[in-house]
């Protein structure tokens, strides 16, 4: 250092729901709430899904808590 990843510690994150805003819609913000997460951190590269528009594949959005890959990191039993 890299690989792994505890019923370790210490800090984090927040699904569904509700509420109040944005948005045609997916969906997002902020509060509340914990179902979970060792990257549930960050990036739409790649496949993938959604979404509203044209219409028969076109260009646009959206989702990083659908998998890939990038790239940064907390802790250290076996």
């Nucleotide at each position: 250092c890299u690989c792994c990843g505890a019923u370790a510690a210490a800090g984090g994150c927040a699904a569904a729901g509700c509420u109040a805003g944005a948005g045609c819609a997916a969906u997002c913000u902020a509060g509340u709430g914990a179902c979970g997460c060792a990257a549930a951190g960050c990036c739409a590269c790649g496949g993938g899904u959604c979404c509203a528009g044209a219409a028969g594949u076109c260009a646009g959005g959206a989702c990083a808590g659908c998998c890939g890959g990038g790239u940064u990191g907390c802790c250290g039993a076996a």
Molecule: c-di-GMP-I riboswitch aptamer
Organism: Geobacteraceae bacterium